[in-house]
RNA sequence: GGUUCCGUGGCCCAAUGGUUAAGGCAUUCGCCUUCUAAGCGGAGGAUUGCGGGUUCGAUCCCCGCCGGGACUU
Numbered sequence: 001g002g003u004u005c006c007g008u009g010g011c012c013c014a015a016u017g018g019u020u021a022a023g024g025c026a027u028u029c030g031c032c033u034u035c036u037a038a039g040c041g042g043a044g045g046a047u048u049g050c051g052g053g054u055u056c057g058a059u060c061c062c063c064g065c066c067g068g069g070a071c072u073u
Stems, first nucleotide, its partner, number of pairs: 001072007010025003018056001027043005049065005
């Protein structure tokens, strides 16, 4: 350099064009406990890497860029 896959809360991860972006861990509050941990219940936290395009509507489709992985030269 070429081909290909990926980028979504602090971390991991779902969503196959449709109305509140789901869930786990972590954080935080409460319950329980002599205390802590565990367990149970609640809460906050995402302008979906960036910029354009298509569409009535984009996390999803298209183009460019940035970053990462794999293969290949």
A computed fold for a 73-nucleotide RNA from Kwoniella pini CBS 10737, annotated as transfer RNA. Its Rfam family is "tRNA". From the family's description: Transfer RNA (tRNA) molecules are approximately 80 nucleotides in length. Lineage of the source: Eukaryota > Dikarya > Agaricomycotina > Tremellomycetes > Kwoniella pini. The same sequence occurs in records of 2 taxa. The RNAcentral record of the sequence draws on GtRNAdb. The coordinates come from a structure-prediction model, not an experiment, and the mean pLDDT is 81.